The RNA shown here (Guanidine-I riboswitch aptamer) has 107 nucleotides and comes from a Gammaproteobacteria bacterium. It was read from a public genome assembly, where an Rfam model found it. The coordinates come from a structure-prediction model, not an experiment, and the mean pLDDT is 84. Lineage of the source: Bacteria > Pseudomonadati > Pseudomonadota > Gammaproteobacteria.
RNA sequence: UCAAUGGGUGACUAGGGUUCCGGCUCACAGCAUGUGGGCGACUGGUCCGAGAGUCACCGACCUCUCGCUUCCGAGGGGUUACACGGCGGGAUAAAAGCCCGGGAGGU
Numbered sequence: 001u002c003a004a005u006g007g008g009u010g011a012c013u014a015g016g017g018u019u020c021c022g023g024c025u026c027a028c029a030g031c032a033u034g035u036g037g038g039c040g041a042c043u044g045g046u047c048c049g050a051g052a053g054u055c056a057c058c059g060a061c062c063u064c065u066c067g068c069u070u071c072c073g074a075g076g077g078g079u080u081a082c083a084c085g086g087c088g089g090g091a092u093a094a095a096a097g098c099c100c101g102g103g104a105g106g107u
Base pairs, nucleotide, nucleotide: 007058008057009056010055011054012053015048016047020045021044022042023039024038025037026036027035028034029033059080060079061078062077063076064075065074066073067072082102084105088100089099090098
């Protein structure tokens, strides 16, 4: 100086809305519940959910040890950095820190 890698998954949380449950309310039955409508400026459960949040596992790289004719395999340790960010659009029932997007832009 150049090239390559700088990754993936799961669980959770910030957050999110309202398909379902629950709750509240109205109406009809009529006595404790059923059916239907409405409400997410209803705490919640189900649900969605982070590139720039957490944890774990896998992978990759470096190193050491052991086995092995070499290749290779197993195990131990280390590293896996940094990251300001719209408007607008998309999906889902709907919305969002989801996706467009480490984008546009900024430094």